[in-house]
Context: one part of a larger RNA
RNA sequence: AACGCUGGCGGCGUGCUUAACACAUGCAAGUCGAACGGAACCUUCGGGUUGAGUGGCGCACGGGUGAGUAAUGUAUAGCUAACAUGCCCUUUAGAGGGGGAUAACAGUUGGAAACGACUGCUAAUACCCCAUACUCCUUCUCAUUAUAAGAUGAGUUGGGAAAGUUUUUUCGCUAAAGGAUUGGGCUAUAUGGUAUCAGCUUGUUGGUGAGGUAACGGCUCACCAAGGCUAUGACGCCUAACUGGUCUGAGAGGAUGAUCAGUCACACUGGAACUGAGACACGGUCCAGACUCCUACGGGAGGCAGCAGUGGGGAAUAUUACACAAUGGAGGAAACUCUGAUGUAGCAACGCCGCGUGGAGGAUGACACAUUUCGGUGCGUAAACUCCUUUUAUAUGGGAAGAUAAUGACGGUACCAUAUGAAUAAGCACCGGCUAACUCCGUGCCAGCAGCCGCGGUAAUACGGAGGGUGCAAGCGUUACUC
Numbered sequence: 001a002a003c004g005c006u007g008g009c010g011g012c013g014u015g016c017u018u019a020a021c022a023c024a025u026g027c028a029a030g031u032c033g034a035a036c037g038g039a040a041c042c043u044u045c046g047g048g049u050u051g052a053g054u055g056g057c058g059c060a061c062g063g064g065u066g067a068g069u070a071a072u073g074u075a076u077a078g079c080u081a082a083c084a085u086g087c088c089c090u091u092u093a094g095a096g097g098g099g100g101a102u103a104a105c106a107g108u109u110g111g112a113a114a115c116g117a118c119u120g121c122u123a124a125u126a127c128c129c130c131a132u133a134c135u136c137c138u139u140c141u142c143a144u145u146a147u148a149a150g151a152u153g154a155g156u157u158g159g160g161a162a163a164g165u166u167u168u169u170u171c172g173c174u175a176a177a178g179g180a181u182u183g184g185g186c187u188a189u190a191u192g193g194u195a196u197c198a199g200c201u202u203g204u205u206g207g208u209g210a211g212g213u214a215a216c217g218g219c220u221c222a223c224c225a226a227g228g229c230u231a232u233g234a235c236g237c238c239u240a241a242c243u244g245g246u247c248u249g250a251g252a253g254g255a256u257g258a259u260c261a262g263u264c265a266c267a268c269u270g271g272a273a274c275u276g277a278g279a280c281a282c283g284g285u286c287c288a289g290a291c292u293c294c295u296a297c298g299g300g301a302g303g304c305a306g307c308a309g310u311g312g313g314g315a316a317u318a319u320u321a322c323a324c325a326a327u328g329g330a331g332g333a334a335a336c337u338c339u340g341a342u343g344u345a346g347c348a349a350c351g352c353c354g355c356g357u358g359g360a361g362g363a364u365g366a367c368a369c370a371u372u373u374c375g376g377u378g379c380g381u382a383a384a385c386u387c388c389u390u391u392u393a394u395a396u397g398g399g400a401a402g403a404u405a406a407u408g409a410c411g412g413u414a415c416c417a418u419a420u421g422a423a424u425a426a427g428c429a430c431c432g433g434c435u436a437a438c439u440c441c442g443u444g445c446c447a448g449c450a451g452c453c454g455c456g457g458u459a460a461u462a463c464g465g466a467g468g469g470u471g472c473a474a475g476c477g478u479u480a481c482u483c
Stems, first nucleotide, its partner, number of pairs: 001479005008355006014348002016313001021311003025308003030057003035054002040049003064266003073191008083183002088179007096130004105120006136159002140155006164171001192238003199229003204226008241263004245256004268289005291302004319345001321344003327341001328339004358388004369378003393420006402410001427472005432453003438467005448455002
């Protein structure tokens, strides 16, 4: 964890291990009018509001899952003089002149729809050209360093920038240098099973040259050589995301990898690139495939391993909830908007912890029940009864912190006060030995029990019931897995 019986409360956690099976519906990534023209509406004619569009930033984060992957992964330690880095910080310098379009819009028009086509008009921080630019890129030369790879410095040839906006305070733009952060690459060691897998390999191993990349490299290509790996297990097959950790153990070890944190991989299946600082991109594009849906049969649309939820599978796992109040993220100058991240609430004894189900007195040792040698004995101070308390419960009233000026979903919650009244609250398994706890009745190798030994064939402490007892306790047992 599940199942069976039972079940009062609270706190903190946890909750599809199976079909990476298929998904109805809603939401999960937007934002900026202080970049731009402008349709509509309002107007106190100053202006304002809002949808679509151009443009910018973001969508590569956050969230999910573990299919693949036994090393292109992960962990640890290094290297990168072989590299990149939007936003952020610091420093230096700059922003001159000009041009042509295009969406929106208007008109015409195709289509069932999805979506288009043509003509005309227009703007920009969209696009393009010229100028200027030392360190930038590039051609060549020289010097220094350790001779070489390389590094540093000096000169030289050619090339390369910019954008405005605003409440006039800002925020932005371009180039270069440094930092920070984040990433790419390389190396070593460690990281399952199997030899009933013994040989494997042709871009294979190395070289020269070229291409390509941010960057080294057979990364790719042409040519040349014939190498490279392997019983220290190559190659193959099976299994598997890895780690910090977790469980167990005196430890050494063994097992494991849920939640939380770091890394990797994937996003219906397979492939590909585009944009971009960053992707070969879960809620982007294109192609192919399977499936589902719409269709006027011409053609189109979709991807929950996001949060809820549905069907299915299964022994088995929750609400189609509330809020952006806090923390964080995106955009914005800000106000603010968005945020199923997150914070909360709901459901589940699923786990851990805490509390309660009353306390004291009370013997004609009552009744009932069970047993009996019929005298009694057990249940048992247990109950009744008397006194007391109120955790909890119920009702009423008050009422937070979390927020720092404002702002609180949670929530009239936690908590506090008052009142009422023992009032609302105990079960489950076991009792032959191991193993704490015994008698009666029924049954008669039957019915049944059982973890092992074993019990049952007429006096069963072992089966079934009862009384009594033992052990745990809001749980108790069983089953499964691990040490």
Predicted 3D model of a 483-nucleotide part of an RNA (small-subunit ribosomal RNA, 5' domain) from an uncultured Campylobacterota bacterium. Its Rfam family is "Bacterial small subunit ribosomal RNA". Rfam links the family to the GO terms ribosome and structural constituent of ribosome. The RNAcentral record of the full RNA draws on Greengenes. Its mean pLDDT, the model's own confidence on a scale to 100, is 84.